This is a predicted structure of a 528-nucleotide part of an RNA (small-subunit ribosomal RNA, 5' domain) from a metagenome. The coordinates come from a structure-prediction model, not an experiment, and the mean pLDDT is 86.

Context: one part of a larger RNA
RNA sequence: GAUUGAACGCUGGCGGCAUGCCUAACACAUGCAAGUCGAACGGAAACGAAGCUAGCUUGCUAGCAGGCGUCGAGUGGCGGACGGGUGAGUAAUGCAUAGGAAUCUGCCUUUUAGUGGGGGAUAACGUGGGGAAACCCACGCUAAUACCGCAUAAUCUCUACGGAGGAAAGCGGGGGAUCUUCGGACCUCGUGCUGAAAGAUGAGCCUAUGUCAGAUUAGCUUGUUGGUGGGGUAAUGGCCUACCAAGGCGACGAUCUGUAGCUGGUUUGAGAGAAUGAUCAGCCACACUGGAACUGAGACACGGUCCAGACUCCUACGGGAGGCAGCAGUGGGGAAUAUUGGACAAUGGGCGAAAGCCUGAUCCAGCAAUGCCGCGUGUGUGAAGAAGGCCUGCGGGUUGUAAAGCACUUUCAGUUGGGAGGAAAGGUUAAAGUUUAAUACGCUUUAACUGUGACGUUACCAACAGAAGAAGCACCGGCUAACUCUGUGCCAGCAGCCGCGGUAAUACAGAGGGUGCAAGCGUUAAUC
Numbered sequence: 001g002a003u004u005g006a007a008c009g010c011u012g013g014c015g016g017c018a019u020g021c022c023u024a025a026c027a028c029a030u031g032c033a034a035g036u037c038g039a040a041c042g043g044a045a046a047c048g049a050a051g052c053u054a055g056c057u058u059g060c061u062a063g064c065a066g067g068c069g070u071c072g073a074g075u076g077g078c079g080g081a082c083g084g085g086u087g088a089g090u091a092a093u094g095c096a097u098a099g100g101a102a103u104c105u106g107c108c109u110u111u112u113a114g115u116g117g118g119g120g121a122u123a124a125c126g127u128g129g130g131g132a133a134a135c136c137c138a139c140g141c142u143a144a145u146a147c148c149g150c151a152u153a154a155u156c157u158c159u160a161c162g163g164a165g166g167a168a169a170g171c172g173g174g175g176g177a178u179c180u181u182c183g184g185a186c187c188u189c190g191u192g193c194u195g196a197a198a199g200a201u202g203a204g205c206c207u208a209u210g211u212c213a214g215a216u217u218a219g220c221u222u223g224u225u226g227g228u229g230g231g232g233u234a235a236u237g238g239c240c241u242a243c244c245a246a247g248g249c250g251a252c253g254a255u256c257u258g259u260a261g262c263u264g265g266u267u268u269g270a271g272a273g274a275a276u277g278a279u280c281a282g283c284c285a286c287a288c289u290g291g292a293a294c295u296g297a298g299a300c301a302c303g304g305u306c307c308a309g310a311c312u313c314c315u316a317c318g319g320g321a322g323g324c325a326g327c328a329g330u331g332g333g334g335a336a337u338a339u340u341g342g343a344c345a346a347u348g349g350g351c352g353a354a355a356g357c358c359u360g361a362u363c364c365a366g367c368a369a370u371g372c373c374g375c376g377u378g379u380g381u382g383a384a385g386a387a388g389g390c391c392u393g394c395g396g397g398u399u400g401u402a403a404a405g406c407a408c409u410u411u412c413a414g415u416u417g418g419g420a421g422g423a424a425a426g427g428u429u430a431a432a433g434u435u436u437a438a439u440a441c442g443c444u445u446u447a448a449c450u451g452u453g454a455c456g457u458u459a460c461c462a463a464c465a466g467a468a469g470a471a472g473c474a475c476c477g478g479c480u481a482a483c484u485c486u487g488u489g490c491c492a493g494c495a496g497c498c499g500c501g502g503u504a505a506u507a508c509a510g511a512g513g514g515u516g517c518a519a520g521c522g523u524u525a526a527u528c
Base pairs, nucleotide, nucleotide: 001528002527003526004525006524007523008522009521010520013375014374015373016372017371018370019368020367021333026331027330028329030328031327032326035078036077037076040075041074043071044070047069048068051064052063053062054061055060056059085286086285087284094211095210096209097208098207099206100205103203104202108199109198110197111196112195113194114193115192116150118148119147125140126139127138128137129136130135156165157164158163170191171190172189173188174187175186178185179184212258213257214256219249220248221247224246225245226244227243228242229241230240231239261283262282263281264280265276266275267274268273288309289308290307291306292305311322312321313320314319339365341364342363343362347361348359349358350357351356378408379407380406381405388399389398390397391396412469414464415463416462417461418460422455426450427449428448429447430446431445432444433443434442472517473516474515475514476513477498478497479496483512484511485510486509487508493500494499
């Protein structure tokens, strides 16, 4: 000099853009953060509309049936493995770079073949019972895209090459003939389901090289190193196991100890390098502590399950409940770090055919000079060089065109009014094309109408009034830009280094003046 996720002191007008628990991976009250689908299913707790009945106050009360709109609870599907947080652990099961072969991959895309025919349950519900609760038990009824056989099957799997094994599910829209038990069959469109092949995406695995300090850590290792057989996995492999061999690593630093998430980057520097790893992005690890598996395409799963532990809470003492390193917020720790805010309008995600619902992701707002950037706090004129202050050699000098005065301007803030863009969608109607037996339905395109904004009192523009509301901080001995007076008298004090102060202190304290930065300025800490 540059820099900072900074803190502290004094001061503080506005805006834009960023950033904001670095400490206790300490403990957490409260609310929210993952749901959705009725176009899979049996159904109907609540609400609404229309219908019927009764009552009256004559348009609202009650009841009924129904399943029209919808839908609590339940079965089922998909999603809760993403998104969000944190950096405890980890010195290599990690990360970075470059390669590799022995793998899997829901949803998505392309191609291909199929979607036939049956069965038994079970929740909800009803009845009964247990329990303070959490919840549980028995009996009975019922549905499915839930579950299980049968059939069929290859470019699928296994194979001793003879053969064997081996799947599925429906739902919704529309409809002219024909049939009909009046439910439909049937036709068609859409969507779903099953097998197979390929792609894309994602993930698992292996190898090489690099990746902090300590030798006051020199030897380490028995599933250890390799082989064979077997097991296991999606897959290779001591990954596991039986047997056999006795290997394997190490001064090119093994092992041990300490410290630490890694990287793109960031800071600094002419560079080489050094330091660092906040925000943003990629990877990894973790989710009260330790362990374990289940489900699933994917987890050994932050807001899932089980066991153990510590802690907290409820209890009828028999037994139960919980996990903010999600967003806010609280206590504690600390020099120190924000609101228990708004909205799904946009972007993205989950579910859904869609409308839509959910989304503390996200977009916004609030707080903080924490940083960077921009703007303002007036402009011109004005010598009687006013008054006052300070200095003085008492003549004057300086503050100083500074003020006052005069003439203007109105950025920003204030008040009033206008006012984009972020909006693309979605819905309704019509037309054309496609599909089809069809002028239905569905899909695509076009047109018209309608119509969606948290921010928001938006940005921006105009008008109004009036210089009106807006300057401080540090320093002035040398380094280092800037000097005098008074007080003090080795005292009080200053200080980054040299050093000042013991009666004329440009170094302490105050004042006047000056210098430097400026909504900041200094100090402290830290890095180069």